[in-house]
Molecule: transfer RNA
Organism: Paracoccaceae bacterium
RNA sequence: GGGCCCGUAGCUCAAUGGUCAGAGCAGGGCACUCAUAAUGCCUGGGUUGCGGGUUCGAUCCCCGCCGGCCCCA
Numbered sequence: 001g002g003g004c005c006c007g008u009a010g011c012u013c014a015a016u017g018g019u020c021a022g023a024g025c026a027g028g029g030c031a032c033u034c035a036u037a038a039u040g041c042c043u044g045g046g047u048u049g050c051g052g053g054u055u056c057g058a059u060c061c062c063c064g065c066c067g068g069c070c071c072c073a
Base pairs, nucleotide, nucleotide: 001072002071003070005068006067007066010025011024012023013022018056027043028042029041030040031039049065050064051063052062053061
């Protein structure tokens, strides 16, 4: 330098172009307990990497850039 895949909550990951972007774990509160853990209930948390384009509407499609893994040279 070229190619492929990926980037979404603190972490691991979902989400067919259309209602409010969700789940598990983690965090906070409450219940239970002598207490802790476990368990149950409730709850906060998001510039969907950045910029632009297409569209009535973009996490999703297109272009560029940035970053990561792998492959080729």